[in-house]
Context: one part of a larger RNA
RNA sequence: GGACGAACGCUGGCGGCGCGCUUAACACAUGCAAGUCGAGCGAGAACCAGGGCUUCGGCCCUGGGGACAGCGGCGAACGGGUGAGUAACACGUGAGUAAUCUGCCCUCGGCACCGGGAUAGCCCGGGGAAACCCGGAUUAAUACCGGAUGGUCCGCCCGCUCCUCGGAGCGGUCGGAAAAGGUAGCUUCGGCCUCCGGCCGAGGAUGAGCUCGCGGCGGAUUAGCUUGUUGGUGGGGUAACGGCCCACCAAGGCGACGAUCCGUAGCUGGUCUGAGAGGACGAUCAGCCACACUGGCACUGAGAUACGGGCCAGACUCCUACGGGAGGCAGCAGUGAGGAAUUUUGCGCAAUGGGCGAAAGCCUGACGCAGCGACGCCGCGUGCGGGAUGAAGGCCUUCGGGUCGUAAACCGCUGUCAGUGGGGAAGAGUAAGGACGGUACCCGCUGAGGAAGCUACGGCUAACUACGUGCCAGCAGCCGCGGUAAUACGUAGGUAGCGAGCGUUGUCC
Numbered sequence: 001g002g003a004c005g006a007a008c009g010c011u012g013g014c015g016g017c018g019c020g021c022u023u024a025a026c027a028c029a030u031g032c033a034a035g036u037c038g039a040g041c042g043a044g045a046a047c048c049a050g051g052g053c054u055u056c057g058g059c060c061c062u063g064g065g066g067a068c069a070g071c072g073g074c075g076a077a078c079g080g081g082u083g084a085g086u087a088a089c090a091c092g093u094g095a096g097u098a099a100u101c102u103g104c105c106c107u108c109g110g111c112a113c114c115g116g117g118a119u120a121g122c123c124c125g126g127g128g129a130a131a132c133c134c135g136g137a138u139u140a141a142u143a144c145c146g147g148a149u150g151g152u153c154c155g156c157c158c159g160c161u162c163c164u165c166g167g168a169g170c171g172g173u174c175g176g177a178a179a180a181g182g183u184a185g186c187u188u189c190g191g192c193c194u195c196c197g198g199c200c201g202a203g204g205a206u207g208a209g210c211u212c213g214c215g216g217c218g219g220a221u222u223a224g225c226u227u228g229u230u231g232g233u234g235g236g237g238u239a240a241c242g243g244c245c246c247a248c249c250a251a252g253g254c255g256a257c258g259a260u261c262c263g264u265a266g267c268u269g270g271u272c273u274g275a276g277a278g279g280a281c282g283a284u285c286a287g288c289c290a291c292a293c294u295g296g297c298a299c300u301g302a303g304a305u306a307c308g309g310g311c312c313a314g315a316c317u318c319c320u321a322c323g324g325g326a327g328g329c330a331g332c333a334g335u336g337a338g339g340a341a342u343u344u345u346g347c348g349c350a351a352u353g354g355g356c357g358a359a360a361g362c363c364u365g366a367c368g369c370a371g372c373g374a375c376g377c378c379g380c381g382u383g384c385g386g387g388a389u390g391a392a393g394g395c396c397u398u399c400g401g402g403u404c405g406u407a408a409a410c411c412g413c414u415g416u417c418a419g420u421g422g423g424g425a426a427g428a429g430u431a432a433g434g435a436c437g438g439u440a441c442c443c444g445c446u447g448a449g450g451a452a453g454c455u456a457c458g459g460c461u462a463a464c465u466a467c468g469u470g471c472c473a474g475c476a477g478c479c480g481c482g483g484u485a486a487u488a489c490g491u492a493g494g495u496a497g498c499g500a501g502c503g504u505u506g507u508c509c
Base pairs, nucleotide, nucleotide: 001509002508003507004506006505007504008503009502010501013380014379015378016377017376018375019373020372021338026336027335028334030333031332032331035074036073037072040071041070047064048063049062050061051060052059053058081291082290083289091215092214093213094212095211096210097209100208101207105204106203107202108201109200110199111198113147114146115145116144123136124135125134126133127132153176154175155174157172158171159170160169161168162167181195185192186191217263218262219261224254225253226252229251230250231249232248233247234246235245236244266288267287268286269285270281271280272279273278293314294313295312296311297310316327317326318325319324344370346369347368348367352366353364354363355362356361383413384412385411386410393404394403395402396401417450419445420444421443422442423441427436453498454497455496456495457494458479459478460477464493465492466491467490468489474481475480
């Protein structure tokens, strides 16, 4: 000198764009943050209409209507948060997978035949303070199960051929699929047709798993480490290779090119600095990883060992009728605590994106906006011209004067910003739909009115005098100032620098 997610002191007019718990991965009141589909399914409250009965309270039947709940499907593994752990194939980069999986989507081929038994809900009964649970009866499906079909297709096994082991092809054998719904029209009631779906298989796309080379940290005042350890055979397991797991066998494997141990740390694109080489850092934004009260475990599923799913244990908090239960903000706001320190319990799904749905649409604290904070960067303003008796006043003075100083007053003008009145968007396409927002922007009006401070002035370093103080009180980045004339302390006047900021502290280059 530059930089900052800063903080502190004094001060503070406006706007744009960004950024805002770096500490306690401390504990959390309250609300919201993941639903959706009636064009998969049965049932069905309120309410409406018609009919019947009526003791005039209402009840029953039929039709419409569709709330709440339930079964089923898809989503909930995305999106959002945090950085605790991790020195590791976690990350970056480049390869490999003949050792692999991949829902939804795209392309192609084939198929959708015949049957069956349940179950939730509702109803009845029971237990419990509650959370919730038990029994009985009944019912549907694109829920579940069985059978047929295997020509095409796929899988296990066997045989043959080629090859880059397990890849490709041919043959044989055994096994493996399915579900319908709705719109409109026609109908001879058998169907035809439109749209959306279903099953099996091949390929693609996307996403993911696994493996390997290389790269990026401090300590040797850590020198030895290792028994599933290193390898083999056989098996189990997985989507898949593998000591991943197991039985047996062998005794290996790693290490001064730093093993092991200890400390520290999420990694990267990048950011800051620097002429560069390098050094330091890893907030915001983007990619990857890890975690979700702490520890462990699996289930479901194409995908999780799953933040707002489950089970067990633990700590903590809450409810309880004492028998037993409920909970997890490192989602968005917000609270307490900690701290030098970090915001609103706001508006909206209008846009972009996501989930579901044929669609209308619903949901979306992702997101778009607004609010607060000079936290940062950038822009603008606090006026312009004239004005000397160089007014008053302050300060200094050699008492002549000098200086603040064209500064003020005063005269003339302007209207950025702020104020006020009116108009008023784009962002939205094919209809509707704008949170922001009566905002931006445009036009008019008013009137210098509402808008300047902070630090320094001994040298480094730009800017000097007076008074007070008297090694006191104090200053200080270094050198050093202060003990009676202090340009170094305090105040004043003046001056210098920067300016809605200016200084200080901390950290990095």
Small-subunit ribosomal RNA, 5' domain from an uncultured bacterium, 509 nucleotides, folded computationally. The full RNA is in RNAcentral, with records from ENA. The coordinates come from a structure-prediction model, not an experiment, and the mean pLDDT is 85.